[in-house]
Context: one part of a larger RNA
RNA sequence: UUCGUGGCUAAGGAACUCGGCAAAAUGACCCCGUAACUUCGGGAGAAGGGGUGCCCCUGCAGCGAUGUAGGGGCCGCAGUGAAAAGGCCCAGGCGACUGUUUAGCAAAAACACAGGGCUAUGCAAAAUCGAAAGAUGAAGUAUAUGGCCUGACACCUGCCCGGUGCCGGAAGGUUAAGGAAGGGGCUUAGGAGCAAUCCGAAGGUCUUAACUGAAGCCCCGGUAAACGGCGGCCGUAACUAUAACGGUCCUAAGGUAGCGAAAUUCCUUGUCGGGUAAGUUCCGACCUGCACGAAUGGUGUAACGAUCUGGGCACUGUCUCAGCCACGAGCUCG
Numbered sequence: 001u002u003c004g005u006g007g008c009u010a011a012g013g014a015a016c017u018c019g020g021c022a023a024a025a026u027g028a029c030c031c032c033g034u035a036a037c038u039u040c041g042g043g044a045g046a047a048g049g050g051g052u053g054c055c056c057c058u059g060c061a062g063c064g065a066u067g068u069a070g071g072g073g074c075c076g077c078a079g080u081g082a083a084a085a086g087g088c089c090c091a092g093g094c095g096a097c098u099g100u101u102u103a104g105c106a107a108a109a110a111c112a113c114a115g116g117g118c119u120a121u122g123c124a125a126a127a128u129c130g131a132a133a134g135a136u137g138a139a140g141u142a143u144a145u146g147g148c149c150u151g152a153c154a155c156c157u158g159c160c161c162g163g164u165g166c167c168g169g170a171a172g173g174u175u176a177a178g179g180a181a182g183g184g185g186c187u188u189a190g191g192a193g194c195a196a197u198c199c200g201a202a203g204g205u206c207u208u209a210a211c212u213g214a215a216g217c218c219c220c221g222g223u224a225a226a227c228g229g230c231g232g233c234c235g236u237a238a239c240u241a242u243a244a245c246g247g248u249c250c251u252a253a254g255g256u257a258g259c260g261a262a263a264u265u266c267c268u269u270g271u272c273g274g275g276u277a278a279g280u281u282c283c284g285a286c287c288u289g290c291a292c293g294a295a296u297g298g299u300g301u302a303a304c305g306a307u308c309u310g311g312g313c314a315c316u317g318u319c320u321c322a323g324c325c326a327c328g329a330g331c332u333c334g
Stems, first nucleotide, its partner, number of pairs: 001330009011320002015318001020315001028052005037042001039152001053074009075079001087313007094305002099111002115150007127136003153300004158230003163227002165223005172218003178212002182208006190199003231249005258292001259289001270286005
């Protein structure tokens, strides 16, 4: 002199910092006391306050030592403790909850979850593994099993089936292999010719092919807690502004309830209100929703959370601003 670990510090007390990170503080037991809200269980150890030593008296318990409750007295600045041993409050977001997870940067608002829905499956089940045999499903049987989505609870879950998917339908159109009437080529018994050659039945063979031919597709219908989607322009009220109202174009239908600058808002530190002396964050509102919205669920919600955000009390070497001590390790100088 640096680092690590531990301890102390005047005054102030978060001024530090992305952020109270770290540290400090709280802490045991007994008594009193305890709000909003609430699913009436909770919230609760809420919060907050008092007590704790020794001696004596009284009551109770015990055979007793003693314990315990109340009262009185005594001493000290201080009476839980050697140690172990909750910090608390207010508001909001997300997820109901207990659980699960990236073995070695992420524990979460991600996964799961009871609960809800859709869908497949009648048992040699559907589904899955396997070439098969066979196995799982299940020694189960629709209050069952598989798949998909949602995710306690409360209140709810609007419109669109045009596209895609799925389910159902079967009249018509299209349509494969296969079948196949007919046609064409080759072949020739035979016939014609003096001959070259020509004609040529049946059969065989090559080829062509009307017609016939299922599912599928086209087609018809259903289905959105299936994949998904849920408009534009113009005008209008006796101040202005706005537009309940009207017109027009397009669409399968034009976003309902609820929520809304939001884990979603670009413009944006929107505007107003609250909190601060001062607030890009936070809370409450507004609605102009760039680009919320209803099981890719919508809006609430007590409880819960090593969750995220804002504020407060307490407390502190985080800081103003630094100093000292102990132990350990290193470096440097003598």
Molecule: large-subunit ribosomal RNA, domain IV
Organism: Lewinellaceae bacterium